[in-house]
RNA sequence: UUGAUGAUGAGAGGAGAGACCAACCACUAUGGAUGGUAGUUGGCGCCGAAGGAGCAAACCUGUAUAGGUGAAUCUCUCAGGCAAAAGGAGGCUCAUCGGACG
Numbered sequence: 001u002u003g004a005u006g007a008u009g010a011g012a013g014g015a016g017a018g019a020c021c022a023a024c025c026a027c028u029a030u031g032g033a034u035g036g037u038a039g040u041u042g043g044c045g046c047c048g049a050a051g052g053a054g055c056a057a058a059c060c061u062g063u064a065u066a067g068g069u070g071a072a073u074c075u076c077u078c079a080g081g082c083a084a085a086a087g088g089a090g091g092c093u094c095a096u097c098g099g100a101c102g
Stems, first nucleotide, its partner, number of pairs: 001102001006097006018044001020043005026037004045082003051078001052076003058069004
C1' cells in the first nucleotide's frame, strides 16, 4: 500500500397461514330487526423468518451397545402469528472499526 473473515451503526426492501365459529362487553349505523369495529373468554383449523427447543457428520472420553461437545433458512411449534398496522430470519447497500492474504 491492497483491503478478506469479522464487529458496530444506518437505510430500503422482506414470506407464510381463518377479516373462522360461539358467548360477553363497549362504541357506532339504523325507525327497528340487524349490521360494522375493537376487546375478553372458549373452540376448531393453520403458519414459521422474533425468541425458544432438538439433532447429523465429525471430534473427545473411553472400550461400549455408553457419555460429552456439536449447525442451520432443517425439524418441533412452548411462545409468537393467521385483513390492515406492528413484528419479521437471512441477505443487499452505505459508513465506521479492524487488518488476513498479497